[in-house]
RNA sequence: GUCAGACAAAGCCAAACCCGCCGCGAGGCGGGGACGGAAAGCCCACGGGUCUCCUCCAGGGAGAUGGCCGGGUUGCCUAU
Numbered sequence: 001g002u003c004a005g006a007c008a009a010a011g012c013c014a015a016a017c018c019c020g021c022c023g024c025g026a027g028g029c030g031g032g033g034a035c036g037g038a039a040a041g042c043c044c045a046c047g048g049g050u051c052u053c054c055u056c057c058a059g060g061g062a063g064a065u066g067g068c069c070g071g072g073u074u075g076c077c078u079a080u
Base pairs, nucleotide, nucleotide: 004078005077012037013036017032018031019030020029021028022027035067041073042072043071046070047069048068049065050064051063052062053061054060055059
């Protein structure tokens, strides 16, 4: 340095659920809370997936999700 990774260590993030606010909605933000996570850091909605709303229902349009996957980039620790 590469691959890999635990019943290790140190930190990190925070699902469901509850409260408040925002949104028609999917859902988002803040607080509490931990199911989990080795990139659940950051960038990207480009390709695929899922979901919502609108529509003249052929399809089309507008959105949500990166904690669904692919992609770019940086990076902690370490038994074997």
Predicted 3D model of an 80-nucleotide RNA (c-di-GMP-I riboswitch aptamer) from Desulfarculus sp. Its Rfam family is "c-di-GMP-I riboswitch aptamer". Gene Ontology term of the family: cyclic-di-GMP binding. NCBI's taxonomy places the organism under Bacteria, Thermodesulfobacteriota, Desulfarculia, Desulfarculaceae, Desulfarculus.